[in-house]
RNA sequence: GAUUCCAUAGCUCAGUUGGGAGAGCGCUACCUUGACAGGGUAGAGGUCGUGGGUUCAAGCCCCUCUGGAAUCA
Repeated sequence: GAUUCCAUAGCUCAGUUGGGAGAGCGCUACCUUGACAGGGUAGAGGUCGUGGGUUCAAGCCCCUCUGGAAUCA
């Protein structure tokens, strides 16, 4: 230098054919206990890496950039 892949909640990750943004762990409150642990119920937490484009509508399609990984040179 070229190509491919990855980037979604604090962490690890789903999101299949463009229309509901989610799970587990963690966090908060409450219940359970003499107290803790464990268990149960409810809840908070997201500019979906940046900037643009297409579309009635984009996490998803197209382009640029940034960061990371792999292969080739």
This is a predicted structure of a 73-nucleotide RNA (transfer RNA) from bacterium LRH843. Its Rfam family is "tRNA". By type it is a transfer RNA.